[in-house]
Formats: sequence, C1' cells, structure tokens
RNA sequence: UUCGUCUACGGUGAUGGGGCUCACCGACAACCGCCGCCACGGCUGAUGGCUCCUACGCAACU
Repeated sequence: UUCGUCUACGGUGAUGGGGCUCACCGACAACCGCCGCCACGGCUGAUGGCUCCUACGCAACU
C1' cells in the first nucleotide's frame, strides 16, 4: 500500500415520530413506488417487518 474477515460507528430500505427486529451500503455507496393508449391519465401504502402515536382515507353507529 492492497485484499479479505470481524467489531465499533455512520447512512439507507417511495411522505412524520417512538420502541423492537431484519436487510443493505461505506459516500463514486445503499436508496430515490407501480401501471399506462405516454393524455400526464390510472393505482397501493405514513412500516423493510411488528407494534403504538400523529396526519390522511373508507365504512358503520351514536
């Protein structure tokens, strides 16, 4: 100096916050939703996953 592994740290996983957990990346990175007749017309969701809160949406009741 280069490569690999482990640990620590930081970042990320389509829009907010908390807890737990998983995965990915090491700043030239991970990541930056889908369909479409391409008219910007149509569709799902605040999660990577679970759960709570907030916001929003749908239905019913009072």